[in-house]
RNA sequence: GUUGCCGGCCAGAGGCGCGGCCACGAGCAGUACCACCGCGGAGGAACGAGCUUCCGCCAGAUGCGGUGCGAACGGCGUGACCGCCGAAGUCCCCGAUCCGUCUCGGGAUCGUGGGCUGGUCCGUUCACCGGAAGGGAGCGGACUGUCGCGACGGGGGAGACUCCGCCGCGAAGCGCUGCCGUGUGA
Numbered sequence: 001g002u003u004g005c006c007g008g009c010c011a012g013a014g015g016c017g018c019g020g021c022c023a024c025g026a027g028c029a030g031u032a033c034c035a036c037c038g039c040g041g042a043g044g045a046a047c048g049a050g051c052u053u054c055c056g057c058c059a060g061a062u063g064c065g066g067u068g069c070g071a072a073c074g075g076c077g078u079g080a081c082c083g084c085c086g087a088a089g090u091c092c093c094c095g096a097u098c099c100g101u102c103u104c105g106g107g108a109u110c111g112u113g114g115g116c117u118g119g120u121c122c123g124u125u126c127a128c129c130g131g132a133a134g135g136g137a138g139c140g141g142a143c144u145g146u147c148g149c150g151a152c153g154g155g156g157g158a159g160a161c162u163c164c165g166c167c168g169c170g171a172a173g174c175g176c177u178g179c180c181g182u183g184u185g186a
Base pairs, nucleotide, nucleotide: 002186003185004184005183006181007180008179010178011177012176015085017084018083019082020081022079023078024077025076034068035067036066037065038064039063043055044054045053046052047105048104049103050102051100088117089116090115091114092113094111095110096109097108098107099106118144119143120142121141122140123139124138125137126136128135129134146171147170148169149168150167152165153164154163155162156161
């Protein structure tokens, strides 16, 4: 001088990058709810079953048709702000709360732990979630960032080595780059 390893809650990068809150817009939907009229005539509702509770049984429920009134959440798009780069998403076990919650099952939200996914977009499949709109998962493709290997071309250095361009292949974020260190090897 070069290079590898180890440690570091040190600082960063990827880009239509991720997530949250607020506002607006489309849409959800002329749907649900409610009121009235007609038909009809004994059951109906609370996630499903049991149980229980409530409503109805000529003071006419559920259901069907019509008229009138007429939403909202979630998801999508845009903008601003905030927090970030396992950002975040998803699956599984367990725990807590809620849905009548008493039992079984199911669902929603949150938390610990573990698995998978570098990111974005498009297509397709699905017995998943959902009323729908959409979401999610799997598969395929394209683009892109990082590192590794290799071919070709070029530059620096006495050398060990290293840098740039371009193409191909492969891998995964427990990664990569930089910095720090009385650390360690060649």
Molecule: Lysine riboswitch aptamer
Organism: Chloroflexota bacterium